[in-house]
RNA sequence: GACCGGACGGUCGCUUUCCGCGUCUUCGGACGCGGGGAGAGGAAAGUCCGAACUCCACAGAGCAGUGUGCCGGAUAACGUCCGGGAGGCCGGGUUCAAGCCCGUCCGACGGAAAGUGCCACAGAAAACAUACCGCCCGCAUCCUCACGGAUUCGGGUAAGGGUGAAAAGGUGCGGUAAGAGCGCACCGCCGCGGCAGCAAUGCAGCGGGCAGGGCAAACCACACACGGAGCAAGACCAAAUAGGAAGGGAGCCUGGGCUUCGGUCUGGGCACGUGCCGGCUCGGCGCGUCCAACCUUCGGGUAGGUCGCUAGAGCCGCGCAGCGAUGCGUGGCCCAGAGGAAUGACCGUCCCGCUGGAGCAAUCCGGCGGACAGAAUUCGGCUUACAGGUC
Numbered sequence: 001g002a003c004c005g006g007a008c009g010g011u012c013g014c015u016u017u018c019c020g021c022g023u024c025u026u027c028g029g030a031c032g033c034g035g036g037g038a039g040a041g042g043a044a045a046g047u048c049c050g051a052a053c054u055c056c057a058c059a060g061a062g063c064a065g066u067g068u069g070c071c072g073g074a075u076a077a078c079g080u081c082c083g084g085g086a087g088g089c090c091g092g093g094u095u096c097a098a099g100c101c102c103g104u105c106c107g108a109c110g111g112a113a114a115g116u117g118c119c120a121c122a123g124a125a126a127a128c129a130u131a132c133c134g135c136c137c138g139c140a141u142c143c144u145c146a147c148g149g150a151u152u153c154g155g156g157u158a159a160g161g162g163u164g165a166a167a168a169g170g171u172g173c174g175g176u177a178a179g180a181g182c183g184c185a186c187c188g189c190c191g192c193g194g195c196a197g198c199a200a201u202g203c204a205g206c207g208g209g210c211a212g213g214g215c216a217a218a219c220c221a222c223a224c225a226c227g228g229a230g231c232a233a234g235a236c237c238a239a240a241u242a243g244g245a246a247g248g249g250a251g252c253c254u255g256g257g258c259u260u261c262g263g264u265c266u267g268g269g270c271a272c273g274u275g276c277c278g279g280c281u282c283g284g285c286g287c288g289u290c291c292a293a294c295c296u297u298c299g300g301g302u303a304g305g306u307c308g309c310u311a312g313a314g315c316c317g318c319g320c321a322g323c324g325a326u327g328c329g330u331g332g333c334c335c336a337g338a339g340g341a342a343u344g345a346c347c348g349u350c351c352c353g354c355u356g357g358a359g360c361a362a363u364c365c366g367g368c369g370g371a372c373a374g375a376a377u378u379c380g381g382c383u384u385a386c387a388g389g390u391c
Base pairs, nucleotide, nucleotide: 001391002390003389004388006350007349008348009347010346011345012344014039015038016037017036018035019034020033021032022031023030024029041372045383046382048381049380050379051378052377053230054229055228056227065226066225067224068223069222070084071083072082073081074080085109087106088105090103091102092101093100094099111220115219116218117215118214119213132161133160134157135156136155137154138153140151141150142149143148169187170186171185172184173183174182188210189208190207191206192205194203195202196201234307235306236305237304244298245297246296247295248294251270252269253268254267255266256265257264258263271289272288273287274286275285276284277283314333315332316331317330318329319328320327321326351370352369353368354367355366356365357364358363
């Protein structure tokens, strides 16, 4: 790094589906019995990315916000994967040394020359550089016969020491009072054009003594991408009760009083409904014809039910293309669909690990243990957990 993650059998159950029989039925089906088939994972987990699907929103553009950030490719898409480049740790080789070469591993790996900010502690100094020790030069004083030494002061010096994560290009030679890109060579850096490469980038050349410390997982600027919510999405059927709307709800004519002119009270006539006068009709008497009860229809929601729901960016082979991720072709297969949520429990045999006893040994008899975890719309990833085993 890849793979597996207990095996077989029996008994009793659970979910789902098919077949047969029986009972009931509103003829759609429901229930019961019997039999057959299927029934968790490599992570089903975290819900961290990316999609499918569904609903809502949406002219276009911009601001804000969030995310991504070497290059090329793969893919439905991705912050994933593959290949490459540059960088870094470690190991080895090589060089006087810096450096260079090889191998292995690692990762949020664009911009620090737009601006702002920060750089703890230590240290003299942390960014318009700086002089603590040291080194060198000079003056003065002291010591010494002298060479020379010590101290104060002034100056030079970033080579050496010390501090730090980091000290203002590095190494070597020359040079110098001591030093210093001060000079030279090599390495690095910057600029210019050239060659190779799709590109990141690499290679060699010429010019320049060298500017521009680090941090963007600080703000930020740049480039690119992004509407929101999620299967409790959402669609359909639809009871009881309560509530809403419309219609019906058996009435018209006329006189009078009061009036804020909206109505309100009351009389008469006819009509209708209803009760009684006991069957019916006529007739008579009473009440009502306001609201409502009640009836019909419509629409919204709830309980409940159905769909969404599992044949899919599917799984297993083989072939071809490609370094690879992956793609294409072809053959075969059907592999949970529950939902107040099934997939379980017990027993036996075997397996694996640890361990006790018997036996010269082969072997036999025992004990304990076998992880992490568990579907809930579905995929592609990442991350995390994991007894034991195989390669």